Context: one part of a larger RNA
Molecule: small-subunit ribosomal RNA, 5' domain
Organism: uncultured bacterium
């Protein structure tokens, strides 16, 4: 000299793009962050219109439209956060699956026949402070359950052919058995079942690589290592279990134990080799107060599902209940230290829906912070009476210094006024949070805008005064004892500049 998610002191005009709890995975008040579909279903309510009855108050029926608690479907396994755990097939890398799964999507083939019994909502009664329930009765479905149909499916059996990499794979013929479906709106769509294939996403296994300690080694292991048979799983396997064996398995090519740590693409540095760290952005893994467990599902052992237990907080009528910000904002605490309880779904993306559309603290934006990088401004030209003042002085003068005043002049940014976007794609129209923002034009007047550190050597930049081993300075050498270029102040000067210097860390 370079770098930082930095902090601190002094100072501080504007804009663009980024970035902002590195500490307590500490505790959290409050709002919001995952819904949607009435073109799956039966109700309830409201409104318009029409008809009937009417004691003119109203009531009842039909049609249409709208809203929706409930049943049902899809989505809540994505998106968002954090780095506690993990030294591991966790990650990276390259392979394997003849040991596997895959909703939505795409392609091909084929089918969509005919029945049944319930149940929520609702109504009556009723328990409880509440949370939340209970009995009885009624009802619908794309909810649930049989039946039919049945192959290019599955299983068993009997053959044939082919290929390979050991178990075996693939194709094919025959026989037997078994398995399915749902309609909706309407007049054109969409949905549903089965099979095959694709795509996507996942699962498992393996080669190699992946921090420190031997003051962790006659060490570690008992489902341990292997076999046989079974179970479980989508699937191989001690994954689990029964039996058998132990000349068992691992270990200085570092097992085991202990400590530390999310890993990578990439980042900063460096000529490179390398050592360092893993913020932001992207990929993977893990976690969701702590520990454990399952059900549902194509997919979870699920952050805003369920159950049990722990600690903590809250409500209670003391019988019992409720909760989980490592989502966005925000609060307390901790810290040297880190922001708004903002606006909008306009764009992009994903969810639901036939659409219209709905929700979206994802995202896009604005706010705060010189936290970083970049850009711009604080004026420019000419000008010696070398003014005044200040400092120094050998008392002549020298320096500040073309610097200022004065004069000429441009007009950035800020300020005010007028106009005013692109981002919007679709089929006509409509649709912009940002935002009256960017940008353009005009007015405007030197006006509103410079500091900070250093000046003994390293190291660019020197004199005076007062102090007197005091006060102090200091990165190292060192300095201060009455002439201090080293402490303090002033003038001058040097470096950088909306910053400057210090501290911390890395190479």
């Nucleotide at each position: 000299g370079g770098a930082u998610g930095a902090a601190c002191u002094c100072u501080g005009g504007c804009g663009g793009c980024g970035u902002g709890c590195u500490u307590a995975a500490c505790a959290c008040a409050u709002u919001c962050a995952a819904g949607u579909c009435g073109a799956a279903c039966g109700g309830a309510c409201a409104a318009c219109a029409g008809g009937g009855c009417u004691u003119c108050g109203g009531u009842u029926c039909u049609c249409u439209u709208g809203u929706u608690a409930g049943u049902g479907g899809c989505g809540g396994a994505c998106g968002g956060g954090u780095a506690a755990g993990u030294a591991a097939c966790g990650c990276g890398u390259g392979a394997a699956u003849a040991a596997c799964c895959u909703g939505c999507c795409u392609g091909u083939g084929u089918g969509u026949g005919g029945g049944g019994g319930a149940u929520a909502a609702c109504a009556u009664u009723u328990g409880g402070a509440a949370a939340c329930g209970a009995c009885u009765g009624c009802u619908a479905a794309u909810a649930c359950c049989g039946c039919a149909u049945a192959a290019c499916g599955u299983a068993a059996g009997a053959g044939g052919a082919u290929c390979g990499c050991a178990u075996g794979u693939u194709c094919u013929u025959c026989u037997u058995a078994c398995c399915a479906a749902a309609g909706a709106u309407u007049g054109a769509u969409u949905g549903c079942g089965c099979a095959c294939a694709g795509a996507u996403g996942g699962a498992u296994u393996c080669u190699c690589g992946u921090c420190c300690a031997a003051u962790u080694a006659u060490g570690a292991u008992a489902g341990u290592u292997g076999g046989c048979g079974g179970g479980a799983u989508a699937a191989g396997g001690g994954c689990c279990c029964a039996c058998c064996a132990a000349g068992a398995u691992c270990g200085a090519u570092c097992a085991u134990u202990a400590g530390u740590a999310g890993c990578c693409g990439g980042a900063a540095u460096g000529a490179g080799a390398g050592g360092u760290a893993g913020a932001a952005c992207g990929a993977c893994c893990a976690c969701a107060u702590u520990g454990g467990a399952a059900a549902u599902a194509a997919g979870a052992u699920a952050c805003c599902c369920u159950c049990c237990a722990u600690a903590c907080u809250c409500c209670u009528a003391c019988a019992g209940g409720a909760g989980g910000c490592a989502g966005c904002a925000g609060u307390g605490a901790a810290u040297a230290a880190u922001a708004u309880u903002c606006a909008a779904c306009a764009a992009u993306g994903g969810g639901a829906g036939a659409c219209a559309u709905c929700a979206u603290c994802a995202c896009c934006c604005a706010g705060c912070g010189a936290c970083g990088c970049c850009g711009c401004a604080u004026g420019a030209g000419a000008g010696a009476a070398g003014a005044a003042g200040a400092u120094c002085u050998u008392c002549u003068g020298a320096u500040u210094g073309u610097a200022a005043u004065c004069u000429u002049u441009a007009g950035u940014c800020a300020a005010c006024a007028g106009g005013g976007a692109a981002g919007a794609a679709a089929c006509a129209a409509g649709u912009g949070a940002c935002g009256g923002u960017a940008c353009c034009u005009g007015u405007g007047g030197a006006a509103g805008a410079a500091g900070c550190c250093a000046c003994g050597a390293c190291u660019a930049a020197c004199u005076a005064c007062g102090c007197a081993c005091c006060a102090g300075c200091a990165g190292c050498c060192g300095u201060g004892a009455u002439a201090a270029u080293a402490a303090g102040u002033a003038g001058g000067c040097g470096a950088c500049g909306a910053u400057c210097g210090u501290u911390a860390u890395c190479a």